Transfer RNA from a Minisyncoccota bacterium, 71 nucleotides, folded computationally.
[in-house]
RNA sequence: CGCGGGGUGGAGGAGUGGUACCUCGUGAGGCUCAUAACCUCAAGGCGCCGGUUCAAUUCCGGCCCCCGCAA
Repeated sequence: CGCGGGGUGGAGGAGUGGUACCUCGUGAGGCUCAUAACCUCAAGGCGCCGGUUCAAUUCCGGCCCCCGCAA
């Protein structure tokens, strides 16, 4: 240099154009003599920049980073 896969709350993972979901974690409340467990609620996220579109996590282009293959 070439090819392929990936980047989504604090962690792991879904999500092939229409209000971003699940598990764990965190905070608050409930329950309890108390803690854990359990129940309810909340905060927090689409790598960056452009393009297409009424509408982009999703499609297209460029860049950055990670993993792998080949040389």
RNAcentral holds the sequence, with entries from ENA and MGnify. RNAcentral records the identical sequence in 2 taxa. Its Rfam family is "tRNA". Rfam classes the family as a transfer RNA. Rfam's curators write: Transfer RNA (tRNA) molecules are approximately 80 nucleotides in length.